A computed fold for a 74-nucleotide RNA from a Candidatus Uhrbacteria bacterium, annotated as transfer RNA.
RNA sequence: GGGGGUGUAGCUCAGUUGGUUAGAGCACCGAGCUUAUACCUCGGCGGUCGAUGGUUCGAGUCCAUCCACCCCCA
Numbered sequence: 001g002g003g004g005g006u007g008u009a010g011c012u013c014a015g016u017u018g019g020u021u022a023g024a025g026c027a028c029c030g031a032g033c034u035u036a037u038a039c040c041u042c043g044g045c046g047g048u049c050g051a052u053g054g055u056u057c058g059a060g061u062c063c064a065u066c067c068a069c070c071c072c073c074a
Base pairs, nucleotide, nucleotide: 001073002072003071004070005069006068007067010026011025012024013023019057028044029043030042031041032040050066051065052064053063054062
């Protein structure tokens, strides 16, 4: 230099042909339970979906550029 992949909650990940409130598990916080802790049950917190533009009535999803990481080729 060329090509490809990944990027969604603190972590690991889902997300249907683009469609009406963006989710799960773990973690964290609170309550219940317990002498107490853990387990268990219930509830809660937490996201401008890597960034900026574009397409569209509508974008996590499609397109362009850029950024980070990984792989291959030279």
Lineage of the source: Bacteria > Bacteria candidate phyla > Candidatus Uhriibacteriota. Its mean pLDDT, the model's own confidence on a scale to 100, is 81. It matches the Rfam family "tRNA". By type it is a transfer RNA. About the family: Transfer RNA (tRNA) molecules are approximately 80 nucleotides in length. Rfam links the family to the GO term triplet codon-amino acid adaptor activity.